[in-house]
RNA sequence: UUCUUAUCCAGAGCGGUUGAGGGACUGGCCCGAUGACACUGCGGCAACCACCCUAUCAGGGAAAGGUGCCAACUCCUGCUGGACAUAUGUCCAGGAAGAUGGGAA
Numbered sequence: 001u002u003c004u005u006a007u008c009c010a011g012a013g014c015g016g017u018u019g020a021g022g023g024a025c026u027g028g029c030c031c032g033a034u035g036a037c038a039c040u041g042c043g044g045c046a047a048c049c050a051c052c053c054u055a056u057c058a059g060g061g062a063a064a065g066g067u068g069c070c071a072a073c074u075c076c077u078g079c080u081g082g083a084c085a086u087a088u089g090u091c092c093a094g095g096a097a098g099a100u101g102g103g104a105a
Stems, first nucleotide, its partner, number of pairs: 001105008013042005021031003025078001027076002043070003048066002051061004074097001079094006
């Protein structure tokens, strides 16, 4: 990097360095010199893998290990179908794209 699979309406912030962009992309809407983003120290959340128990493809436990995460539902949205309302919107189901973990090449 590609393929596959599970999950994505919960949860969790302070300091330091730096200094203008950032929230993947589109259109919105937001965050940001009262210092964002990024990096980093400490702290925390969660429980995918690994671990333990039951004994099954499932349930439970713990949080020392490998990851991940700590603005906004993946911030909303995009494509298809439907319901309602209406002058362009609300809601529902699915999909695409994306993110993270496990497995494979």
Annotation: A computed fold for a 105-nucleotide RNA from Desmospora activa DSM 45169, annotated as SAM riboswitch aptamer (S box leader). The coordinates come from a structure-prediction model, not an experiment, and the mean pLDDT is 84. Rfam family: SAM riboswitch aptamer (S box leader). Gene Ontology term of the family: regulation of gene expression. Taxonomically the source falls in Desmospora activa (Bacteria, Bacillati, Bacilli, Thermoactinomycetaceae).